[in-house]
Context: one part of a larger RNA
């Protein structure tokens, strides 16, 4: 000196499957590419270096070394990485038996509430507010009672609870699929980790077509408030909101915490499994795996905090960050029907 960094201070890509590359378990053999040592050319001269000399000194000139991180060629060595053979099993993954569960699609169904329609009681309000008033009602409204239509959403259960890689999943009931977990250790045998690029997913909102619209509502009307009210509050109210197919691809897409892996005390406590004990058993205890939370040594942090789910000690591989504003902006380039997305700067100014 071999940069420091991304939970809040810039900074983990929304997420996930993967190409290229980049890394890789455990024994063995062979090569000998990197990699060790010895050697051989070469690496001009001059210049810089370091010694010593000539001009009275110096600049300046002369000898000699050293360097010239280099390249190329040749012998030897085999620890490591590395090639190519062999074999192994614990890393991956089958495979058999279990098991939880709003895990994703369709397709039926179910009740409660809403709005409306029709009839009935019935007769002057009703409804809304801080108070009003617009609305709504003698052409019968609110309320009440039968009976019918429709659309959506799915209370209690319901939880600091599950399930999904992430958006994100909540009646029931079949009916076709994902993936998790244990629990056995039969099988294959390093088949692996990450991932530029690429392909898929991807909330809401928006869009295109073509349904469908109950309740709720951007826009827009009116009615109130106020100086003023393009709001907040009332009363109506279109698009959406829901279906089917097709785009958009963005987020406080949040753990503001990238994925794998191995290591570092423990206590509590949720769901799912498995053994083991207590003659049996409801249960209770102890152990053990896997996921969710709290608290907390040791470390760590600037502190809040985190602490076996790490922000701890360390390894792979990816992605980002470089001062505020300009600006996630313009130009370009590419996608998109648009909207606009991704990608992405300067000038100037502090």
């Nucleotide at each position: 000196c071999u940069g420091g960094g991304c939970u809040u201070a810039a900074a983990g890509g929304g997420c996930g499957c993967g190409u290229a590359g980049g890394c890789g378990g455990c024994u063995u053999g062979u090569c000998a590419a990197g990699u060790g040592u010895c050697u051989g050319g070469u690496g001009a001269a001059a210049g810089a270096c370091c010694c010593c000399g000539g001009c009275u000194c110096a600049a300046c000139c002369g000898g000699g070394g050293a360097a010239c991180g280099g390249c190329c060629g040749g012998g030897c060595a085999a620890a490591c990485u590395g090639a190519c053979g062999a074999g192994c099993u614990u890393g991956a993954g089958g495979c058999a038996g279990g098991u939880a569960g709003g895990g994703g699609c369709g397709a039926g169904u179910g009740g409660a509430a809403c709005u409306c329609u029709u009839g009935g009681u019935g007769g002057a309000g009703c409804g809304g507010u801080g108070g009003a008033a617009u609305g709504c009602g003698u052409a019968g409204a609110u309320a009440u009672c039968a009976a019918g239509a429709g659309g959506a959403a799915c209370g209690c259960c319901g939880g600091a609870g599950g399930c999904g890689a992430a958006g994100g999943c909540g009646a029931c009931u079949c009916g076709c699929u994902g993936g998790g977990c244990c629990u056995g250790u039969c099988c294959u045998g390093a088949c692996g980790c990450u991932g530029a690029g690429g392909c898929g997913c991807g909330a809401a909102a928006g869009c295109c077509a073509g349904g469908g619209g109950a309740g709720c509502a951007a826009a827009c009307g009116g009615g109130a408030u106020u100086a003023g009210a393009u709001a907040c509050c009332c009363c109506g109210g279109u698009a959406g909101u829901c279906c089917u197919g097709g785009c958009c691809c963005u987020a406080a897409a949040c753990g503001a915490u990238g994925u794998c892996c191995a290591c570092u005390a423990g206590g509590c406590u949720g769901a799912a499994g498995g053994c083991a004990c207590u003659c049996u058993g409801a249960c209770g205890u102890g152990u053990u795996u896997u996921c969710g939370g709290c608290c907390g040594a040791a470390a760590u942090g600037a502190a809040a905090a985190c602490g076996u789910u790490a922000a701890g000690u360390g390894g792979a591989c990816c992605g980002c960050c470089u001062g505020g504003g300009g600006a996630g902006u313009a130009c370009g380039g590419u996608c998109g029907c648009a909207a606009g997305g991704c990608u992405a700067a300067a000038a100037c100014u502090c």